């Protein structure tokens, strides 16, 4: 986990009489793949809203699916893999700003070691002189080589030069623009021109979308108390213009049924408000099953059938029996030339009847969790 029995719980339908604000009896129904996290998207409800913009938030290759999505499908590109294949927050670094630890001279205008002496300077020699030759490395020129680093101004070779350098040339790597080929498109192939560090899960720029709160939303019915209006307000006495007020009796309510006693009190109708509570929202829905057609697919269309929890402090459970499933350890019986792995060229084994499979017997385990307005996803268990 499945089935059966017994005892319960929550709705529905039917019946009965003693009509129960929890009656009794019978029948039938009653949690999930995630009901969870509440992370996205929608329906529904209320509030807000003339229109436009800023700010904020989210998303970020292309095409499609869809009610919608950050989801799904099919592709492109990139990375990984022996392959099948798997993975991807995958716009812009040629808008601008920032950052690039340690090391290193320097992390985008840098020179530690090093190379050079063309130019200037100084010294020496030759010379009548102009000048020539040699030396120094002070000024200066260079970035090839060494060294640091994940990364050093695109790489290799050559030309060139005093020495050098994309300074120039050839070939090559990457990026951007333009033209053409193929494609709906991302993109791809070729040619040509220009360019050359990385970083946007740094600020930012660009494009698209975006009001808020949520079923405890919200709608309706409506005890009691308190409020307003109108009407009524017994008998006697005091007072008064006046039932305005006071006292007594009477009346009403509570005090277990009655009497006494005690305590309390104006009465009725209507309106309004909306507390305890109740009803609706609530489960018929972007529904499920089968099938046809369209499509690579996600999905959509047509037809037929079905109704499948609705509690409100929260029902859906407990016990017993039988069986199933998983794992482990071995003994027996039977099968057995292959088995492991996603598949292999990898690993184990092949008559010393193994590995492995099945049957019978044994032990342990049988999870994660649990509706609360409803759906589509994602994530986690």
């Nucleotide at each position: 986990g499945a089935c059966a029995a017994u005892c319960g719980c929550u709705g529905g339908c039917g019946g009965c009489c003693u009509u129960g604000u929890u009656g009794c009896c019978g029948c039938g129904a009653g949690a999930g793949g995630a009901a969870a996290g509440u992370c996205c998207g929608g329906g529904c409800u209320c509030c807000a809203c003339a229109g436009g913009g800023c700010a904020g938030g989210a998303u970020g290759c292309u095409g499609g699916a869809u009610a919608a999505c950050g989801u799904c499908c099919a592709g492109u590109c990139a990375g990984c893999g022996c392959g099948a294949g798997c993975u991807g927050a995958a716009g812009g670094a040629u808008a601008g700003u920032g950052c690039c630890a340690c090391a290193g001279a320097a992390a985008u205008g840098g020179a530690c070691c090093g190379c050079c002496g063309a130019u200037g300077g100084c010294c020496g020699g030759c010379u009548u002189a102009a000048g020539c030759c040699g030396g120094c490395a002070c000024a200066g020129g260079c970035a090839a080589g060494g060294g640091u680093g994940g990364a050093a101004c695109c790489g290799u070779g050559g030309u060139g030069u005093a020495a050098g350098a994309g300074a120039c040339c050839a070939c090559g790597a990457g990026g951007a623009g333009c033209a053409u080929u193929g494609g709906u498109g991302a993109c791809u192939a070729u040619g040509u021109u220009c360019c050359u560090g990385g970083u946007a899960a740094a600020c930012c720029c660009c494009a698209u979308c975006u009001g808020g709160a949520g079923c405890a939303a919200g709608a309706c019915c409506g005890a009691g108390a308190g409020g307003a209006a109108c009407g009524c307000a017994g008998c006697a006495g005091c007072u008064u213009c006046g039932a305005c007020g006071c006292u007594g009796c009477a009346g009403c309510c509570u005090u277990a049924g009655c009497c006494c006693g005690a305590g309390g009190c104006g009465c009725g109708u209507u309106c309004g408000g909306g507390u305890u509570g109740g009803u609706c929202g609530c489960u018929u829905g972007a529904g499920c099953c089968g099938u046809u057609c369209a499509g690579c697919a996600a999905u959509g269309u047509g037809c037929g059938g079905c109704c499948u929890a609705g509690a409100u402090a929260g029902a859906u459970g407990a016990u017993u029996g039988u069986c199933g499933c998983u794992u482990c350890a071995u003994a027996g019986u039977g099968g057995g030339a292959g088995g492991g792995u996603c598949g292999u060229u990898c690993c184990c084994g092949u008559u010393u009847g193994a590995a492995c499979c099945a049957c019978c017997g044994g032990a342990a385990g049988u999870a994660c969790a649990g509706a609360a307005c409803c759906c589509g996803g994602c994530u986690u268990a």
Molecule: Bacterial RNase P class A
Organism: soil metagenome